Model confidence (mean pLDDT): 85 of 100. The RNA shown here (small-subunit ribosomal RNA) has 1385 nucleotides and comes from an uncultured bacterium. Its Rfam family is "Bacterial small subunit ribosomal RNA". The sequence is in RNAcentral, with records from ENA.
RNA sequence: GAGUUUGAUCCUGGCUCAGGACGAACGCUGGCGGCGUGCCUAACACAUGUAAGUCGAACGGGACUGGGGGCAACUCCAGUUCAGUGGCAGACGGGUGCGUAACACGUGAGCAACUUGUCCGACGGCGGGGGAUAGCCGGCCCAACGGCCGGGUAAUACCGCGUACGCUCGUUUGGGGACAUCCCCAGAUGAGGAAAGCCGUAAGGCACCGACGGAGAGGCUCGCGGCCUAUCAGCUAGUUGGCGGGGUAAUGGCCCACCAAGGCGACGACGGGUAGCUGGUCUGAGAGGAUGGCCAGCCACAUUGGGACUGAGACACGGCCCAGACUCCUACGGGAGGCAGCAGUGGGGAAUUUUGCGCAAUGGGCGAAAGCCUGACGCAGCAACGCCGCGUGGAGGAUGAAGGUCUUUGGAUUGUAAACUCCUGUCAGCAGGGAAAAAGCGAAUGGGCCUAAUAUGCCCGUGAGUUGAUUGUACCUGCAGAGGAAGCCCCGGCUAACUCUGUGCCAGCAGCCGCGGUAAUACAGAGGGGGCAAGCGUUAUUCGGAAUUAUUGGGCGUAAAGGGCGCGUAGGCGGCUUGGCAAGUGGAAGGUGAAAUCCCUCGGCUUAACCGAGGAACUGCCCUCCAAACUGCUUUGCUUGAGGCCGGGAGAGGUGAGUGGAAUUCCCAGUGUAGCGGUGAAAUGCGUAGAUAUUGGGAGGAACACCAGUGGCGAAGGCGGCUCACUGGACCGGUUCUGACGCUGAUGCGCGAAAGCGUGGGGAGCAAACGGGAUUAGAUACCCCGGUAGUCCACGCCGUAAACGAUGAGUGCUUGGUGUGGCGGGUAUCGAUCCCUGCCGUGCCGAAGCUAACGCAUUAAGCAUUCCGCCUGGGGAGUACGGUCGCAAGGCUGAAACUCAAAGGAAUUGACGGGGGCCCGCACAAGCGGUGGAGCAUGUGGUUCAAUUCGACGCAACGCGAAGAACCUUACCCAGGCUUGAACAGCGAGUGACCACUCACGAAAGUGAGCUUCCGCAAGGACACUCGUAGAGGUGCUGCAUGGCUGUCGUCAGCUCGUGUCGUGAGAUGUUGGGUUAAGUCCCGCAACGAGCGCAACCCUUGUCUGCUGUUGCCAUCACGUUAUGGUGGGCACUCUGCAGAGACUGCCGGUGAUAAACCGGAGGAAGGUGGGGAUGACGUCAAGUCGGCAUGGCCUUUAUGUCUGGGGCUACACACGUGCUACAAUGGCCGAUACAAACCGUCGCGAGCCCGCAAGGGGGAGCUAAUCGGAGAAAGUCGGUCUCAGUUCGGAUUGUCGGCUGCAACUCGCCGGCAUGAAGUUGGAAUCGCUAGUAAUCGCGGAUCAGCACGCCGCGGUGAUACGUUCCCGGGCAUUGCACACAC
Repeated sequence: GAGUUUGAUCCUGGCUCAGGACGAACGCUGGCGGCGUGCCUAACACAUGUAAGUCGAACGGGACUGGGGGCAACUCCAGUUCAGUGGCAGACGGGUGCGUAACACGUGAGCAACUUGUCCGACGGCGGGGGAUAGCCGGCCCAACGGCCGGGUAAUACCGCGUACGCUCGUUUGGGGACAUCCCCAGAUGAGGAAAGCCGUAAGGCACCGACGGAGAGGCUCGCGGCCUAUCAGCUAGUUGGCGGGGUAAUGGCCCACCAAGGCGACGACGGGUAGCUGGUCUGAGAGGAUGGCCAGCCACAUUGGGACUGAGACACGGCCCAGACUCCUACGGGAGGCAGCAGUGGGGAAUUUUGCGCAAUGGGCGAAAGCCUGACGCAGCAACGCCGCGUGGAGGAUGAAGGUCUUUGGAUUGUAAACUCCUGUCAGCAGGGAAAAAGCGAAUGGGCCUAAUAUGCCCGUGAGUUGAUUGUACCUGCAGAGGAAGCCCCGGCUAACUCUGUGCCAGCAGCCGCGGUAAUACAGAGGGGGCAAGCGUUAUUCGGAAUUAUUGGGCGUAAAGGGCGCGUAGGCGGCUUGGCAAGUGGAAGGUGAAAUCCCUCGGCUUAACCGAGGAACUGCCCUCCAAACUGCUUUGCUUGAGGCCGGGAGAGGUGAGUGGAAUUCCCAGUGUAGCGGUGAAAUGCGUAGAUAUUGGGAGGAACACCAGUGGCGAAGGCGGCUCACUGGACCGGUUCUGACGCUGAUGCGCGAAAGCGUGGGGAGCAAACGGGAUUAGAUACCCCGGUAGUCCACGCCGUAAACGAUGAGUGCUUGGUGUGGCGGGUAUCGAUCCCUGCCGUGCCGAAGCUAACGCAUUAAGCAUUCCGCCUGGGGAGUACGGUCGCAAGGCUGAAACUCAAAGGAAUUGACGGGGGCCCGCACAAGCGGUGGAGCAUGUGGUUCAAUUCGACGCAACGCGAAGAACCUUACCCAGGCUUGAACAGCGAGUGACCACUCACGAAAGUGAGCUUCCGCAAGGACACUCGUAGAGGUGCUGCAUGGCUGUCGUCAGCUCGUGUCGUGAGAUGUUGGGUUAAGUCCCGCAACGAGCGCAACCCUUGUCUGCUGUUGCCAUCACGUUAUGGUGGGCACUCUGCAGAGACUGCCGGUGAUAAACCGGAGGAAGGUGGGGAUGACGUCAAGUCGGCAUGGCCUUUAUGUCUGGGGCUACACACGUGCUACAAUGGCCGAUACAAACCGUCGCGAGCCCGCAAGGGGGAGCUAAUCGGAGAAAGUCGGUCUCAGUUCGGAUUGUCGGCUGCAACUCGCCGGCAUGAAGUUGGAAUCGCUAGUAAUCGCGGAUCAGCACGCCGCGGUGAUACGUUCCCGGGCAUUGCACACAC
């Protein structure tokens, strides 16, 4: 820096990621080289080999070889070798990290309290003796290891003696020092203490002894520094100190005896856990954090535990003794052993190498030296374990090849990639050449020393020769030839990189968020792409990011977090001023801060890693000097902080005692009678044994109405009638005293509401528990009737709380306004009192500032400072365990496992609320008529069935798609057929017909047979069929992949944008407010100003008038004619048809209103405030509906899920629901007579008059392509008659029968008519629907679809009714409020 809490936002906060590192491991892969690194686990056990020896120039001897002497035995010399005596070294080097929280380590000091082999410097010395002993020889014991006895022997082994200034000890003189317990130097005196030789002719060398100094090494002491835990708070008997001893190289309780009673600890003793420490390493900007592998310093350890010996040095890794465990040998008596050296084995483990070569170099031990030894070391081997370097080729090369992948089928991509052409030659391979690492050693020889002299010896040179494990290595040259050499991870976001296929909440992925339920860039594969590269990923760990423990650098009103409050201890911090000191502080200089590492420069390997040299640095500690501002210590004063004194007033401050009235309850008595009480409504309860009510009297307990107030007091809890006593604090005024006496406050001590506990009282009311009555699905509640602890008092516990201002205490500073309580001052006034003002307290509003926001704001949450408390994701959990307090209840302190990717705060927009406000709507109310009951029709569910095709499901599915299922339709079922197919249609090949017709079979579809070409000279073409191929077809699936269309909220008044402004932001403002409207309609106001989609208007229709038009319409006037009729001439006045206009705009008047918008009333007008009706549906919501109208992605199917045909089904029927029709009747039924419409339709049609039939209908055909003819008789109505309340002259279902019509065909399954039959039904439970005017209701007429079929649907006209109002139900709009909701109750 990013991801992740939300619809979105800001904040808090955790989780996660990107980076670096590694002694790593695991998965896949693997060409070369250089330099490094390699048991982190079992300090588990170890076979085998090896890691420490050397010296003959300390000593004696054995064996062997060579030589000399000797006859031999034997002896002498030289060499080799063996063990022994002796010396030095085995205390180094090498390993490991068990233990250790310690002077172990680091750093800096100290030792006047010490040691030191070998080495260096300088001084002195080395005289003279003695006795043994191993080896060896002889004997003996014995399994082994080993041992015993006897004999003899050497030394640089051992022991006396002599000498010894320096040494040690005692005494003592002088000088000096310093931490004054004493030390150093020089001297006197007494006592004590040494030695070893070897080589060499010699010179000399090497050893040896005493003592001094040095170097280096060690020992001891101290200051400071570096882990966790207080759920370890007290620890300590050699403990702390002293005196005297012992012991040590040396101080010291290190040890001992005695004496004293101390010592340590909140600045964390004691205990527990963990751990080697450091230089450094990793990370980080740094401060820090983590770590201590390799390398280097120190420490500790060596099978476990203990012990000492030797020695200069050890309490000793490859020494000794004892004990334990383990292993091995054994003759069972007894012995042997210690890989945490190098290799190696087993085991453990995720995991860590060869039983290699060499002492050539470096280093070490011994030696005079040559040399020997050296698993230290130098090399090699194994391992991509790490770092570094190199390579796997370079250039050209478009037909953009093939193949793959994708595709909209055009193409795109892999991709200059390949092929191909031309080059190069690193590495590996082969061949040849070939270093450095080597200095030493050393024959010979020059010079010097020694010697009488040569040689020898010693010193210095020259130097033949000789020494390499690595190694024929590095490096160089040549040869051939692109030839032998690329993988791993990732591609949803973070995070760089996208498509296809498969899969279908499966298989799987995942670091976090999260992907997968049929179109997955997230799984798996593929193509493509990205990243790194001999590696790449994963896992573990660590630092970072994390300011997420905050010193640098955080917080605590509401996010986690202020202790309930006070007093006060330690501690921390502290006013003005004088002098001094110099601890802190600042400056300068010195010492130290090992090397390596890091950094800089230079250099060496071809480069780099790596290595070398120089410098810088090592931020630290110590010492010396200087300064004196600040802090500190000390000192002198001061008064402003703090306190005292005097004078005042205020107060529910506290404690104790007393006292008062009102009220409740109870008791007694009176009056009085049937109820009282209680609730939403009731009941339990009380009451005729007299309640409630009321009057009088009495008892008892508790609490103190009014006053009373964001009034007062108190530290908080808290405090309220009145009086008295005792008592705490604050405030104001005076400026009289003290002179910093102050602030805070861990531990501690005290106070601390209510409830609760103990003992004893008290008990009126109230009231947990409990009983009863209600409520309820239940009601262990809310409501009601009762009622015990308790509430009250005294004393003692408890110690908590939303103990809250959710805000610790103190001090200082920082604009204001306005209340209120207490005290004071000034002014005015006669005075009350008002006004101005000071201090203290207590509220509200607000500036700057702060805050995530809300908000806080001189009473800070502002600006500073001091001290205390507390926080570090949510849950687990304030739980468990431990401790402590308590009589108990319980309090205080206070975890972990495990689990989640959040949990939260504030604010925003919505939605929601059985929240409130305002306003609309046939929403309610007021009415009219219905539905729900009956019969039938129709749709749906269910059931049934071979099939009863499918869809639609609250409103917004259900007379819906369907404006019309007998076949068809038709998608369903059964049966029979077809397979490039019924239709469309490309290419190739073949055939020559095809169609129609006839016959046969068949239920039909169809099959079979017969019959049968055209154009062109030809090639060929048209057409049809067959085959192949590309592909048709699908009412198969997905409306949750879609387009389009539609429903709904809703014709509701809303939904937005630009710019500006406000806000960190989501957002707000505008659009809110005051009015008004049907309306976000308009007006006014306003940090808004404008605009868009909606509203309205523009459109259609209807209502009035005017003009024009007059046939098929009309007929006032004129004429003709008829029984009659605009029938005819004529006319266009009227009606009407149609076209074009006018008209209505709150325009006018009055009132109301802000003078506005507007509203109310009125005039005029056919019509008045949108005149009536229609069309018109904002942003959006419902994954609403439709893949079966159409279109369409994907999937599925292809002799079938396609297609043709016959028949059946969609019409089934115990039942349930929706929508309708007809009724139940007299406002009616029936019969007769009679009046008045509108709109629409008609040539495949409407069909008149006329005739037939009771009728449906039939015959017939005039007229009409229609303002002309026809459908066409409107009906309710009106007039007259009849019926008289009845299951009827209501009602018409059902059924029988006879007919008619359409149609290929009315059986399943059409409509209509006649006759007969006459069912249920007497107005419909709960519930529920429509409608506000030409509306409801009621009456008929027409049309679409259609061969036929309507009670449905769409239209038309006739007759023609009620609303106080907005409390409530439902739906909606606006602003507001709450919210833990946002897939939004």